[in-house]
Context: one part of a larger RNA
């Protein structure tokens, strides 16, 4: 000094980025158990006793034997109740939860970067759009012929959200998709005309998609303003004026896993917080199925506080073992 275990007096997270590690707890038997809750649940919430062995006496159950029975006498399992009795200690080695409080994210249970990530990521019931009537949509393959299905719309395919709860607001100007279209454009081919025998050209007519043109369509791609004025202190600005689009961002939530300024202000937490949390909130650049807000349960998820409890530390010491090392 390195790896492994192990023990510390007092303190008791002062460490550290974070209690990371390491502690504590721990089994079983009675007591007793909050908010919130989808009424299941939280729950082993928490918290408190008790646990050995000896003797005495009971309760339930099997089941032996004696007895015609009534009854009497063992055994075994199970659980009760008293006295006692030993130890610092009786789940006396092993084995066996530390707990509690608040938010954030994803409902859950699962899935995954095979060898640096296991999650707020994928997945999922569950909601929603489009396709698709069957020789279907899709899909595979040059093609024959699969698959989907020996199925049939209460089905198949494909997209997005993502249990549940209350909702999901305005815009079709633009993009794509459906529909329509009297007209306009519009390819060859045809037909009909011109051209110096021919050919080759030219013109007209006709005229399909598809585009123009009309409408629909956002849980399709998207997109949801600016300026100036105003109330009898002041401030604010229900109100007014004014540009302007297609609409000009509704409920919600909000300094946020989103907030530059910013360590925003206020309350709470601490002796002192760039934390946490609860409010405000003028949002640099939130916002409603790239869903918005909420939510019991759940999580080796992530953040802060508390108790217990520790060699993390103050601050080190020693022990027990493997290396490394020295000598042979």
């Nucleotide at each position: 000094c390195u790896c492994g275990g192990g023990u510390a007096a007092g303190g008791g997270a002062a460490u550290u980025c974070g209690g990371c590690a390491a502690g504590u707890u721990g089994g079983a038997g009675g007591c007793g158990u909050a908010a919130c809750u989808u009424c299941g649940g939280g729950a082993g919430a928490a918290g408190c006793c008790u646990u050995g062995c000896c003797u005495g006496c009971g309760g339930u159950u099997g089941u032996g034997c004696c007895g015609c029975a009534a009854g009497g006498u063992g055994c075994a399992a199970c659980u009760g109740c008293a006295g006692g009795u030993c130890g610092c200690a009786g789940u006396g080695a092993c084995a066996a939860g530390g707990g509690g409080a608040c938010g954030c994210c994803g409902a859950c249970u699962g899935u995954u970067u095979a060898c640096c990530a296991a999650a707020a990521a994928c997945a999922c019931a569950g909601c929603u759009c489009c396709c698709c009537g069957c020789u279907a949509a899709g899909u595979c393959g040059a093609a024959a012929g699969g698959c989907c299905u020996a199925g049939u719309a209460u089905g198949g395919g494909g997209g997005g959200c993502g249990a549940c709860g209350c909702c999901u607001g305005c815009u079709c100007a633009c993009u794509a998709c459906c529909g329509g279209u009297a007209c306009g454009u519009c390819a060859a081919a045809c037909u009909c005309c011109c051209u110096u025998c021919c050919a080759a050209g030219g013109g007209a007519g006709c005229g399909a998609a598809g585009c123009g043109c009309c409408g629909g369509c956002a849980a399709a791609g998207a997109g949801c303003g600016g300026g100036g004025g105003u109330a009898a202190c002041u401030c604010u600005g229900a109100c007014c004026c004014u540009c302007u689009u297609g609409a000009g961002g509704u409920a919600g939530c909000g300094u946020a896993a989103u907030a530059c300024c910013u360590c925003g202000u206020c309350g709470c937490u601490u002796a002192a917080u760039u934390g946490g949390u609860g409010a405000c909130u003028u949002g640099c650049a939130u916002g409603a199925a790239g869903g918005g807000c909420g939510u019991a349960a759940c999580g080796a998820g992530c953040g802060u506080c508390c108790c217990a409890c520790u060699g993390u530390c103050c601050c080190u010491a020693c022990c027990c073992g493997g290396g490394a090392c020295c000598u042979g």
The part of an RNA shown here (large-subunit ribosomal RNA, domain IV) has 328 nucleotides and comes from a Candidatus Micrarchaeia archaeon.
NCBI's taxonomy places the organism under Archaea, Nanobdellati, Microcaldota, Candidatus Micrarchaeia.
Its mean pLDDT, the model's own confidence on a scale to 100, is 87.
RNAcentral holds the full RNA, with entries from ENA.